[in-house]
Context: one part of a larger RNA
RNA sequence: UACGCUCGUCUCAAAGAUUAAGCCAUGCAUGUCUAAGUAUAAGCAUUAUACGGUGAAACUGCGAAUGGCUCAUUAUAUCAGUUAUAGUUUAUUUGAUAGUCCCUUACUACUUGGAUAACCGUAGUAAUUCUAGAGCUAAUACAUGCGUCAACACCGACUGGUGGCAUUUAUUAGGUACAAGCCAACACUUUUUCCUAACAGAAGUAUGUGUUGGUGAUUCAUAAUAACUUUGCGAAUCGCAUGGCUCCACGCCGGCGAUGGAUCAUUCAAGUUUCUGCCCUAUCAGCUUGGGAUGGUAGGGUAUUGGCCUACCAUGGCUUUAACGGGUAACGGAGAAUUAGGGUUCGAUUCCGGAGAGGGAGCCUGAGAGACGGCUACCACAUCCAAGGAAGGCAGCAGGCGCGUAAAUUACCCAAUCCUGACACAGGGAGGUAGUGACAAUAAAUAACAAUGCUGGGUCUAUACAGAUCUGGCAAUUGGAAUGAGAACAAGCCAAACCUCUUAUCGAGGAACAAUUGGAGGGCAAGUCUGGUGCCAGCAGCCGCGGUAAUUCCAGCUCCAAUAGCGUAUAUU
Numbered sequence: 001u002a003c004g005c006u007c008g009u010c011u012c013a014a015a016g017a018u019u020a021a022g023c024c025a026u027g028c029a030u031g032u033c034u035a036a037g038u039a040u041a042a043g044c045a046u047u048a049u050a051c052g053g054u055g056a057a058a059c060u061g062c063g064a065a066u067g068g069c070u071c072a073u074u075a076u077a078u079c080a081g082u083u084a085u086a087g088u089u090u091a092u093u094u095g096a097u098a099g100u101c102c103c104u105u106a107c108u109a110c111u112u113g114g115a116u117a118a119c120c121g122u123a124g125u126a127a128u129u130c131u132a133g134a135g136c137u138a139a140u141a142c143a144u145g146c147g148u149c150a151a152c153a154c155c156g157a158c159u160g161g162u163g164g165c166a167u168u169u170a171u172u173a174g175g176u177a178c179a180a181g182c183c184a185a186c187a188c189u190u191u192u193u194c195c196u197a198a199c200a201g202a203a204g205u206a207u208g209u210g211u212u213g214g215u216g217a218u219u220c221a222u223a224a225u226a227a228c229u230u231u232g233c234g235a236a237u238c239g240c241a242u243g244g245c246u247c248c249a250c251g252c253c254g255g256c257g258a259u260g261g262a263u264c265a266u267u268c269a270a271g272u273u274u275c276u277g278c279c280c281u282a283u284c285a286g287c288u289u290g291g292g293a294u295g296g297u298a299g300g301g302u303a304u305u306g307g308c309c310u311a312c313c314a315u316g317g318c319u320u321u322a323a324c325g326g327g328u329a330a331c332g333g334a335g336a337a338u339u340a341g342g343g344u345u346c347g348a349u350u351c352c353g354g355a356g357a358g359g360g361a362g363c364c365u366g367a368g369a370g371a372c373g374g375c376u377a378c379c380a381c382a383u384c385c386a387a388g389g390a391a392g393g394c395a396g397c398a399g400g401c402g403c404g405u406a407a408a409u410u411a412c413c414c415a416a417u418c419c420u421g422a423c424a425c426a427g428g429g430a431g432g433u434a435g436u437g438a439c440a441a442u443a444a445a446u447a448a449c450a451a452u453g454c455u456g457g458g459u460c461u462a463u464a465c466a467g468a469u470c471u472g473g474c475a476a477u478u479g480g481a482a483u484g485a486g487a488a489c490a491a492g493c494c495a496a497a498c499c500u501c502u503u504a505u506c507g508a509g510g511a512a513c514a515a516u517u518g519g520a521g522g523g524c525a526a527g528u529c530u531g532g533u534g535c536c537a538g539c540a541g542c543c544g545c546g547g548u549a550a551u552u553c554c555a556g557c558u559c560c561a562a563u564a565g566c567g568u569a570u571a572u573u
Stems, first nucleotide, its partner, number of pairs: 001569005009443001011441001015436001016403001022401003026398003031062002037059002043054002060422001069356003079277003084272002088270002094265004108236001112143002119135001122132003152163004164233002166229001168227006187209002190206001192203003213220001235259001237258004243253003246249001279327003286318003293315008331353003335346004358379002361376003381392001383390002409434001411433003417430001418428003449479002452475010486506002488503001490502001516562005521543002527557001529556004538545002
């Protein structure tokens, strides 16, 4: 694990893995809206004749790459522990950061442009979550595109020109083993002289100063210069409050949020990567390299590294320390069973990692997929059809067929745990709850007591044939007490129920509320009792039993073992 017989209660609970990663009718399993993107529904409401509240639909945004299922592949692969990323990407979360957009003469900055859906109407097809043509109308959709306010740095032919962040390339800085003296240049400081109203200028003397982050390690961080850019960003957005200032102007200033946005970090991750570790097999001893095998140089490609790919070179790389090949009824691990210790066997299965969605292959979208409840082909299956065409993928949850020794309901619910979304509100066969369920596991009823009678044992007492006391057993006798199994008001539990726990009221005398499964020669606990059979029928794991007194068969009685379970088969220790 399956099967056989049996089954009262309580809790808990595995469950189409093994065989066919075989095939599937039907239904459901992924959708989503706040004060805060877009409402003229010819929708409902209504004090509202611009809108206003609510709000189907639709556009827009986000999610759909999570979850759930399965174990076919896969043997240095996956995986585990341990490294690296100075070799990379990262929607979201959280924290920071953006004064420079124009160079044009005639410019909207109190806000620019053109569409499209829903809607209305006209149509096509046997048919689909199929579509076409006409007519409108929105934006945080798609486009276009200003203003505001610093400082000073470089170049120059001295009218001037350039300079935000980001992209690409090149260059530079990003320091230093070292004393003293001398010479030259620049800037600042102090001092002296000349000149002068002052600033400034000229000359000279002497002292002092001049800038460097991080790592084990970088072409790092950072900064600068010159160009570069099919120019990425630098808000024409939404809600709620509405206030203050005066020069009262169609003036100026202004709060709290939401959404968006480029860069840096952070977070959630992910991709590659270092070292070590894997079952059986030599009736597998050499393997790899012409079409990359091992390495180098350069390029391409990639988010990045890398023979990942291409070109040109070199001839390497692995191997009895078992390469290469074959097998595996092989996904890996955490773990499970057994075990004195060492071990042996199992691990499809709830946690972590991997792989896959009938088989292969390719791709779009996107931060993320080589996605399958996305698309496109081919192969194999297979559905509807008016025969022209159209649609498909349960190894999601139920359910069906098939396969088999072998496995549950086409149920209820988002109340809990969490996840997703524009979200306190919606959705979720994730998940929970019931149903089936002797897979396992937990507690534990089927009686207890007394009197009487009978019968023992120890102790004591010369009324010893009996009595007292203590302590057992048996009983077709008698007695009241105690309970739940079951039935059931009620409450509680629950999303709603069910069950359990509470609990009124009913509910026990043997013929019931009745325990079974295997055994009784040995191993191995328990009969030399009775009837039947007569080497037959049968039993028996093994030894053995049975041929007319069977301790072993078939039965009755009695007894033994475990007990709501026991037996059998198989695998394993």

Predicted 3D model of a 573-nucleotide part of an RNA (small-subunit ribosomal RNA, 5' domain) from Synedra bacillaris. Rfam family: Eukaryotic small subunit ribosomal RNA. Clan: SSU clan. Rfam 15.1 lists 75,755 matches to the family in 2,556 species. The coordinates come from a structure-prediction model, not an experiment, and the mean pLDDT is 80. The RNAcentral record of the full RNA draws on ENA and SILVA.